[in-house]
Context: one part of a larger RNA
RNA sequence: CCGUGGUCAAGGAACUCAGCAAAUUGGCACCGUACCUUCGGAAGAAGGUGUGCCCCCGGUAGGUGGAGGGCCACGCGCCCCGAGCCCAGGGGGGUUGCAGGGAGCCGGGGGAGGCGACUGUUUACCAAAAACACAGGUCUCUGCCAACGCGCAAGCGGAUGUAUAGGGACUGACGCCUGCCCGGUGCCGGAAGGUUAAGGGGCGAGGUCAGCCGACGGGCAAAGCCUCCAACCGAAGCCCCGGUAAACGGCGGCCGUAACUAUAACGGUCCUAAGGUAGCGAAAUUCCUUGUCGGGUAAGUUCCGACCUGCACGAAUGGCGUAACGAUCUCCCCACUGUCUCGACCACGGCCUUA
Numbered sequence: 001c002c003g004u005g006g007u008c009a010a011g012g013a014a015c016u017c018a019g020c021a022a023a024u025u026g027g028c029a030c031c032g033u034a035c036c037u038u039c040g041g042a043a044g045a046a047g048g049u050g051u052g053c054c055c056c057c058g059g060u061a062g063g064u065g066g067a068g069g070g071c072c073a074c075g076c077g078c079c080c081c082g083a084g085c086c087c088a089g090g091g092g093g094g095u096u097g098c099a100g101g102g103a104g105c106c107g108g109g110g111g112a113g114g115c116g117a118c119u120g121u122u123u124a125c126c127a128a129a130a131a132c133a134c135a136g137g138u139c140u141c142u143g144c145c146a147a148c149g150c151g152c153a154a155g156c157g158g159a160u161g162u163a164u165a166g167g168g169a170c171u172g173a174c175g176c177c178u179g180c181c182c183g184g185u186g187c188c189g190g191a192a193g194g195u196u197a198a199g200g201g202g203c204g205a206g207g208u209c210a211g212c213c214g215a216c217g218g219g220c221a222a223a224g225c226c227u228c229c230a231a232c233c234g235a236a237g238c239c240c241c242g243g244u245a246a247a248c249g250g251c252g253g254c255c256g257u258a259a260c261u262a263u264a265a266c267g268g269u270c271c272u273a274a275g276g277u278a279g280c281g282a283a284a285u286u287c288c289u290u291g292u293c294g295g296g297u298a299a300g301u302u303c304c305g306a307c308c309u310g311c312a313c314g315a316a317u318g319g320c321g322u323a324a325c326g327a328u329c330u331c332c333c334c335a336c337u338g339u340c341u342c343g344a345c346c347a348c349g350g351c352c353u354u355a
Base pairs, nucleotide, nucleotide: 001350002349003348004347005346006345007344008343010341011340014339019336027051028050029049030048031047036041038173052095053094054093055092056091057090062086063085064084068080069079070078071077072075096100108334109333110332111331112330113329114328115326116325120132121131136171137170138169139168140167141166142165148157149156150155174321175320176319177318179251180250181249184248185247186244187243188242189241190240193239194238195237199233200232204228205227206226207225208224211220212219213218252270253269254268255267256266279313280310291307292306293305294304295303
């Protein structure tokens, strides 16, 4: 010096990202317990008092149940009786140590807020969470050889189920709610018109060629065979017409106006499919920002309550609340402490050096 334990004057979080770690608390019995609340809780809330041993009331209550007696279904039987033994809790008195739950095991507590309702689940070996799941809600598909999934198939799962069932997706207890936009994309419905594949169709064209013509260089060319091919007829799809947002998604700008000022209930104008309703709001979201005001502190970039100028909240990619719950995160207080001021000592083990 390191590790693991132990003790400490005065102070008591001044430490630090953070009371991390440690300390405090601690069992049992009794007294006594607030806000809030979904009336279950919150609660072991908080906060107090008692706790050993001996004697007495009184061997009391209770437990056990000998011997004896009774009964019969006869047994390791039942009933009556209550001896002996065990022995609380309570009341009274006494005694003792510094200390009586004498060691050990064995909650520190309170207030406020964020997130998630909750119990659960998770990154085996750096993350346990506000992530996942969850009951509950909604949409959607599926009429049964179901939809859907695995498999080349047979076949199997779904399910020996049958729409109060099963699959997919989103949301996530509960309470109050969930506005406007269907122009784009998706999905559903529609079938008049446009477009449209194979195929049908075959106008026409080309190759070859009997033959014909020729000025002998060549030219024309029927049928057949081969190749190409225009009209026209051809579904779904797309275009088109509607619907649909708890489908993917989206939810404006500029200017003016009130008898102080300021502000603008009001008006004008442009654009849009429609211009953000309720509720919330410097927020797990606020850049400017340590916004401003209030609270708490002697002093507060954090925290709580407000305001609203929302850079860039907002309604099942749910909005706002919410008792209970949480090895969650943030702030404050009490208690307590070697975390610290600031260090000291002790025990054991190591490291190093020496004998």